[in-house]
This is a predicted complex of two RNAs, RNase P RNA and transfer RNA, with 432 nucleotides together. The coordinates come from a structure-prediction model, not an experiment, and the mean pLDDT is 79.
RNA sequence: AGGAGUGGGCGCAUGAUCGCGCUGGCGCAGGUCGCCGGUGAGGAAAGUCCGGACUCCGCAGGGCAGGAUGGUUCGUAACGCGAACCGGGGGCGACCCCGGGAAAGUGCCACAGAAAACAGACCGCCCCGGUUUUCCGGGGUAAGGGUGAAACGGCGAGGUAAGAGCUCACCGCUUUCAUGGUGACAUGAAAGGCACGGCAAACCCCAUCCGGAGUAAGACCAAAUAGGAAAGCGUUUGAGGGCUGCCCGCCCGAGGCUUUCGGGUAGGUUGCAAGAGGUGCCGGGUGACCGGCAUCCCAGAUAAAUGAUCAUGGCCCCGCAAGGGGUACAGAAUUCGGCUUAUAGCCCACUCCUUUUU
RNA sequence: CGGGAUGUAGCGCAGUCUGGUAGCGCACUUGAAUGGGGUUCAAGGGGCCGGAGGUUCGAAUCCUCUCAUCCCGA
Numbered sequence: 001a002g003g004a005g006u007g008g009g010c011g012c013a014u015g016a017u018c019g020c021g022c023u024g025g026c027g028c029a030g031g032u033c034g035c036c037g038g039u040g041a042g043g044a045a046a047g048u049c050c051g052g053a054c055u056c057c058g059c060a061g062g063g064c065a066g067g068a069u070g071g072u073u074c075g076u077a078a079c080g081c082g083a084a085c086c087g088g089g090g091g092c093g094a095c096c097c098c099g100g101g102a103a104a105g106u107g108c109c110a111c112a113g114a115a116a117a118c119a120g121a122c123c124g125c126c127c128c129g130g131u132u133u134u135c136c137g138g139g140g141u142a143a144g145g146g147u148g149a150a151a152c153g154g155c156g157a158g159g160u161a162a163g164a165g166c167u168c169a170c171c172g173c174u175u176u177c178a179u180g181g182u183g184a185c186a187u188g189a190a191a192g193g194c195a196c197g198g199c200a201a202a203c204c205c206c207a208u209c210c211g212g213a214g215u216a217a218g219a220c221c222a223a224a225u226a227g228g229a230a231a232g233c234g235u236u237u238g239a240g241g242g243c244u245g246c247c248c249g250c251c252c253g254a255g256g257c258u259u260u261c262g263g264g265u266a267g268g269u270u271g272c273a274a275g276a277g278g279u280g281c282c283g284g285g286u287g288a289c290c291g292g293c294a295u296c297c298c299a300g301a302u303a304a305a306u307g308a309u310c311a312u313g314g315c316c317c318c319g320c321a322a323g324g325g326g327u328a329c330a331g332a333a334u335u336c337g338g339c340u341u342a343u344a345g346c347c348c349a350c351u352c353c354u355u356u357u358u
Numbered sequence: 359c360g361g362g363a364u365g366u367a368g369c370g371c372a373g374u375c376u377g378g379u380a381g382c383g384c385a386c387u388u389g390a391a392u393g394g395g396g397u398u399c400a401a402g403g404g405g406c407c408g409g410a411g412g413u414u415c416g417a418a419u420c421c422u423c424u425c426a427u428c429c430c431g432a
Stems, first nucleotide, its partner, number of pairs: 001354010012313007020040008028031001042329001046340002049338005054214004066210005071085005086099005100205002105203002107199003122145002124141007153171002156168003172194001173192008218270004228261006240252004277296008314327005359431007368384004378415001386402005408424005
């Protein structure tokens, strides 16, 4: 200098004018009011994929079904999240990816190939018999060839008619023991002569966890209309209503009228913003994280506010310059911890590789 | 706020559960029959299965994330 890896952070600023939600104070006899202030989106507010808080319903205890998770030990309110470690794989490397069980059972493994899983034999190799150049029959074998994504321990030596864990050394595997570690596991020793192909993001088995619904949960206040209950009035001795300016009169009239109460709809209040909270310092821990002290208060709308315009300045791109263009992804809705996805342009720290120079 | 379904050729649909060859109808192209057109007959082309990643020897199909459309409940 170039190319990479990991972790963390910022993600436009200031001013002016007009406007919006919530809110404090003041004014005016006072409501869709005015004035002066305060405050007003994010790292993901997103997807709604997990796990909690909170609320109501259900619930003696246990099981079945269903779902989720899956190395170990920690962290946490909890988790499918995170940290450190263990094992396997990839990369020259920093580093990254993966994670129960295939010797409980069932199932699948297309095409090709002799054979795709209780093994088996196409070519080949070897032996015997016939024929005796080719070839035919029987037997042995699995080292070699060929097929396939995958072929029944690997490699070397001995051995043999040819071969073969048939025997041996090393490696792998299984079992047992010892040592170290909280543990996953590691290391070592002995024995076995090799059984045990792959797929569980196929059914399944094992271990652990899970009651249901969701702030439109739930609680409170409470119009109009209809219906419910109770009391009172009234029932040819007529409450009440209609015709009417009033009276008489006429008509309807017991399933009526009045009052009260309770449930409850519209609507309103609450839940609802002091929290597993933020920031700084100190301490413990390898780390995730935890503890102590100080300090701060930081959106609460309900058809839904958080906006628009202009100016100046940052940053990036194009251009010799003048100048021009761009400034992402995206908008709270009970709330918190995670995960995932989107994101212009940048910044910081640590580390690795290559080349060059000293 | 909560839940579900679908996406395959130009159009409408199978195939996905149970993984190995993507098929049907209409449309399109060519040829034949006709003086020509339609109808009919014969033959043919066109897809990388909404997108990305993973599991597997192998994915339209299984798993995860994502995009679009439609539907349901409060």